Predicted 3D model of a 1436-nucleotide RNA (small-subunit ribosomal RNA) from an uncultured bacterium.
Rfam family: Bacterial small subunit ribosomal RNA. Gene Ontology terms of the family: ribosome and structural constituent of ribosome.
[in-house]
RNA sequence: AGAGUUUGAUCCUGGCUCAGGAUGAACGCUGGCGGCGUGUCUGAGGCAUGCAAGUCGGGAGGGUUUAGACCCUCGGCAGACGGGUGCGUAAGACAGUGGUAAUUUACCCCAAAGUCUGGAAUAACCCACCGAAAGGUGGAAUAAUGCCGGAUGGACAAGGGGGGACAUAAGUCAUUCCCUUGUAAAGAUUUAUCGCUUCGGGAGAAGCCUUUGGCCCAUCAGCUAGUUGGUGAGGUAAUAGCUCACCAAGGCAACGACGGGUAGCGGGUGUGAGAGCAUGACCCGCCUCACUGGAACUGAAACACUGUCCAGACUCCUACGGGAGGCUGCAGUCGAGAAUCUUCCCCAAUGGACGAAAGUCUGAGGGAGCGACGCCGCGUAACCGAAGAAGAUCUUCGGAUUGUAAAGGUUUUUUAUCUAGGAAAAAUUUGUGAUGGUACUAGAUGAAUAAGGGGCUGCUAACUUCGUGCCAGCAGCAGCGGUAAUACGAAGGCCCCGAGCGUUAUCCGGAUUUAUUGGGCGUAAAGAGCUAAAAGGUGGUUUGGUAAGUCAAGGGUAAAAGCCUCUGACUCAAUCAGAGGAAUAUCCUCGAAACUGCCAAACUUGAGGAUGGGAGAGGCAAGCGGAAUGGCUGGUGGAGCAGUAAAAUGCGUUGAUAUCAGCUAGAACACCAAUGGCGAAAGCAGCUUGCUGGAACAUACCUGACGCUACAUAGCGAAAGCGUGGGGAGCGAAUGGGAUUAGAUACCCCAGUAGUCCACGCCGUAAACGCUGGAUACUAGGUAUUGGGAGUUCGACCCUCUCAGUAUCGUUUAGCUAACACGUUAAGUAUCCCGCCUGGGGAGUACGAGCGCAAGCUUAAAACUCAAAGGAAUUGACGGGGACCCGCACAAGCGGUGGAGCAUGUGGUUUAAUUCGACAAUAAGCGAGGAACCUUACCAGGAUUCAUCUUACAGAAGUUCUAGGAAACUAGGAUGUGCCUUUGGAACUGUAAGAAUGGUGCUGCAUGGUUGUCGUCAGCUCGUGUCGUGAGAUGUACCGUUAAGUCGGGAAACGAGCGCAACCCCUACUUUAUGUUAAAUAUUCAUAAAGGACUGCCUGGGAUAACCAGGAGGAAGGCGGGGAUGACGUCAAAUCAGCAUGGCCCUUAUGUCCUGGGCGACACACGUGCUACAAUGGGUAGAAACAAUGGGACGCCAAGCCGCAAGGCGGAGCAAAUCCCACCAAAACUACCCUCAGUUCGGAUUGAGGGCUGCAAUUCGCCCUCAUGAAGUUGGAAUCGCUAGUAAACGCAUAUCAGCCAUGGUGCGUUGAAUACGUUCUCGGGUCUUGUACACACCGCCCGUCACGUCAAGAGAGCCGGUAAUACCCGAAUAAUGGUCUUGUAUCGUUAGAAGGUAGGACUGGUGAUAGGGGCGAAGUCGUAACAAGGUAACC
Repeated sequence: AGAGUUUGAUCCUGGCUCAGGAUGAACGCUGGCGGCGUGUCUGAGGCAUGCAAGUCGGGAGGGUUUAGACCCUCGGCAGACGGGUGCGUAAGACAGUGGUAAUUUACCCCAAAGUCUGGAAUAACCCACCGAAAGGUGGAAUAAUGCCGGAUGGACAAGGGGGGACAUAAGUCAUUCCCUUGUAAAGAUUUAUCGCUUCGGGAGAAGCCUUUGGCCCAUCAGCUAGUUGGUGAGGUAAUAGCUCACCAAGGCAACGACGGGUAGCGGGUGUGAGAGCAUGACCCGCCUCACUGGAACUGAAACACUGUCCAGACUCCUACGGGAGGCUGCAGUCGAGAAUCUUCCCCAAUGGACGAAAGUCUGAGGGAGCGACGCCGCGUAACCGAAGAAGAUCUUCGGAUUGUAAAGGUUUUUUAUCUAGGAAAAAUUUGUGAUGGUACUAGAUGAAUAAGGGGCUGCUAACUUCGUGCCAGCAGCAGCGGUAAUACGAAGGCCCCGAGCGUUAUCCGGAUUUAUUGGGCGUAAAGAGCUAAAAGGUGGUUUGGUAAGUCAAGGGUAAAAGCCUCUGACUCAAUCAGAGGAAUAUCCUCGAAACUGCCAAACUUGAGGAUGGGAGAGGCAAGCGGAAUGGCUGGUGGAGCAGUAAAAUGCGUUGAUAUCAGCUAGAACACCAAUGGCGAAAGCAGCUUGCUGGAACAUACCUGACGCUACAUAGCGAAAGCGUGGGGAGCGAAUGGGAUUAGAUACCCCAGUAGUCCACGCCGUAAACGCUGGAUACUAGGUAUUGGGAGUUCGACCCUCUCAGUAUCGUUUAGCUAACACGUUAAGUAUCCCGCCUGGGGAGUACGAGCGCAAGCUUAAAACUCAAAGGAAUUGACGGGGACCCGCACAAGCGGUGGAGCAUGUGGUUUAAUUCGACAAUAAGCGAGGAACCUUACCAGGAUUCAUCUUACAGAAGUUCUAGGAAACUAGGAUGUGCCUUUGGAACUGUAAGAAUGGUGCUGCAUGGUUGUCGUCAGCUCGUGUCGUGAGAUGUACCGUUAAGUCGGGAAACGAGCGCAACCCCUACUUUAUGUUAAAUAUUCAUAAAGGACUGCCUGGGAUAACCAGGAGGAAGGCGGGGAUGACGUCAAAUCAGCAUGGCCCUUAUGUCCUGGGCGACACACGUGCUACAAUGGGUAGAAACAAUGGGACGCCAAGCCGCAAGGCGGAGCAAAUCCCACCAAAACUACCCUCAGUUCGGAUUGAGGGCUGCAAUUCGCCCUCAUGAAGUUGGAAUCGCUAGUAAACGCAUAUCAGCCAUGGUGCGUUGAAUACGUUCUCGGGUCUUGUACACACCGCCCGUCACGUCAAGAGAGCCGGUAAUACCCGAAUAAUGGUCUUGUAUCGUUAGAAGGUAGGACUGGUGAUAGGGGCGAAGUCGUAACAAGGUAACC
């Protein structure tokens, strides 16, 4: 000191969270010792038991014993201290300061004076009695330092009078002076004291008063009748409405009264850099309370914790008549709670009470015990020790880590245990130690008695393996887990701290996140809609005075402890002691006078006034005007009009629309007109008149700071809305109708009510916006414009200067800003005042209050919930945004598909199985370039346990036969018994075991490799530099140009890379060379070397460039044509079934073998093709029309013969420029027939007969011949290919292959077109720009109702409590007061008076059927409102 988290990334705003410290703590795991501290924070709940306040015989009386002594009573002092608690109390409290001239004070100290003389009672005791007890009654006796009378007093008290000093409001003081009245005492013991009385002083203690200070709520705004004051009286130690009578009507309050909530206050404590914030355990001071409430008595002091009386609740005893009690003292117990100790020892010390003293008492106090509750200290060993042991974990199988760690060796003994000694604390000459045989010291034994907790994805130090598989779980925040989890659980390793470690709770910090120090308000939350203005705050220039603020000096106080520094004592530390310091603050005294304040006197520049001439939709009222619109009347006219993208509803032959004339009504004012003017804002527009407000300028005549701001308050305040009465042309919510649509309560159309207009009265809100409060001053300029003035001029215009406004969507400097932007009209630099903000949602909502006729407005929360919400800018992507460009993309053409039949692939269905994969483009004649068996992965059935290696055993291997079987195979028999250096070995076969093997089983979302696609599109990047806070930008934008980021120009860019192009292959031309298998030798062809094309030449255009257009020459011309070649990347695209491969799974089976079946099924749907529908055709015949690429030995197969043909026989030739397929072709050409028909088109389907391949042709092959002769007459919506040797048409060859389902694929040649105006539209792509709430990127995002679950809050007929008062009733103790008499404090009244009761309200809490809204929930339903022009711009 910061960090994580909003985004694809960035900067900012802003919240949430973390790292630190602390605690009277608690909980979890663990636990060796000591010192010092500390320990019911909750129920001020109830308490058993013991103890906690007594003492004095030197003040007395008596009793019992007598060696001491003890007990009861009267009396004195103490019991008001010490100890506990925090209920109450927001001020009778506390703290600081001051006062008491308005007071008291027992014990203690000092001083003065005195202590004379009498008297009457009473308790204990004794007697009698009542009661269970507690306790009580009566009679008789007696003493005192108990009580009473008298005397004395120079002292005191009260009253009156005179002067002095101080003070001045009473008053006080002193040598005072004078007069009157009143008031004391106690003895004891011994000879020294202790007491007693009066008065004065002191010390300490206490009472009262003043002022200042410290919590929350204004959704508490008015409170108060003893209330405020006076007079008199009472009362007190003393002042006082403290109390009472009378009089007056005051007193407090926005500087927060009154009310409500909470709370003991301070010294201090925690934290913090500080300012602050939070807190008030232990220790100290003060206050308060003592079961709850009330009250007095005694006393110096109490309205009294362990005193009294009364009432109440509770507990206990009881003989039922009545009594007793008060742990918030120390221990302890129950309860409550997450949670807090021993019914211990001692008065030795310190202190207290009493006493002359000895002494007694003391749960105050001193100590010990329990608890890791905290702080501090110590230990659990130290040194050597590599075979880097074993084990464990990981592994690339080599090893690595644990790890010098262990073992082992040497050493030590803090601690522990045992033994022995043994304190200080004692002050005091003697005596006296609970702690304690403790601390400490010495010796002995022996590494011996002693380590855990949390964490390891980032923040945050520390990583691997296995298990699990969005499960189980983790988590402070972000988040992790869906089969390779460093995040879950375990193990190993590592990190941090250590007798502790973590978690939870709370406080401060970080948080400058309430901002005084130290924040903000254009767009992130935040400027009131505007104005006037009392309070308040603040305020121009000069002089003088004052001294409140301010500053300086001195003094007093601010207890001690605590804090800081130093020193010292416990071995150190914690702890304790001593000395010094600091500290906020407040008071007093004496100074200073700059600044602020105050007083006084001036000033004129701020402000205001006066005068003058101008500008203006400023306001109010009245009057007037024309255009347009609608209506009515009349004329003309005759079929439509209106409306829309298109229509329809509607109007119109009862005459519309159109047109002419007239009348009438209401509302609004074209042009001028503008970025213009005026107004505080809202707002204001035809013209004229009247009344009226404000501003600017000029003059510098007057006043002389009169100013600025503005809580409260008052006024104004668009539109809509409300009330009453008018008015009503047009427009037009609601509503009706027509369309659109899946729907259309909308958008569009036709109508149309309220309203819009006027008068009066309410409402009081708007995206009331410049999203920018008002005032003043300062800080570069330029331009335009409105109003005024001055200069210039003879005058005017122009021009220049100046003041006030307006604009800059003009460009900017400085500055500022997160950026955008702002920038003399500031969002700059400063001052003053006001308003407002503090995460999003809930919510501008609920409740309460005020206003309003209502609608509603103003003020304004919380629970709960999320980790974001948001601003600006960036890169992309997208848009039913824009611009430019390209492509068979459209258009222009040619031919198809979609309709038919068939072939083939796919889906679906079926099935034992119809194996699997591929699914828009980028799957579907695809993998498959060839499923009858095989292939084959599928199904049924039948079998089987294997390749290889090692070990062991047996056997040669092999051949062959029989039986069963569908086969595989099984069982049996026969034969054979081989080779080599022969106990044996090698090869082979079988059996058994092990290592293993096998898998077309899963995962293409773990992968390699390969491929498709965008796309042969022109893009994709880098280095350095520059710009920007940054993401990023620039380069790569722009102007031309190109097929091209191709090239040129220019430019904060300069260069470079992958792509483009070129280099490579084929082809078109020429030359040269070579030439077998060739008739060709100058030519064809083949082979392989060279040439050729480069905008090279010319003309024109163009920036003179790049380049383009045209031309020449040339076989070829502007890339000549084709191929190969595919940038960065996208689609988790495809493939684990081509292959390879991680992980997982199966292992007498998911492996392997065999037979048969299936992959060929068939209501149907889709894709790709073939053949057709015919005459540009079909058929037949002819002419010996014309190719090229290819293939051939398990082959191609000639001639010849047979067969209608498929084919058969045959066998020559050829491993191929030689032979064969193959005279290779077919369309083409010639001739004839067919004449528009379901045909001489078309050939499906079916029957019969044949051929070929092959173990095998049934499921399920191909071919031939004859016969049969289906649909189909050019194909809906829609859709595909192609720009030249192309489309279209025609055939040929070939891979695979026994054969073939090939109409497919790949090639080859033959014939050989049409069209392209052009880029508006469709699709795809590129560049630039724009908007965005998208970034999984529009197949995006996202809103609301409804349904279900759940949570909190509000309302609610009510119901149940609580609190504080009020009125009345009753009225204990006690107090005051008045009577009565028997004079006792006896009795009877009155008043006040606690508790209780009755009543109606106030405030507040709980609960409540029900209904409404809100938040959150898995992928529910309905629509699609918003984000792009979001498809009607959005919003208020």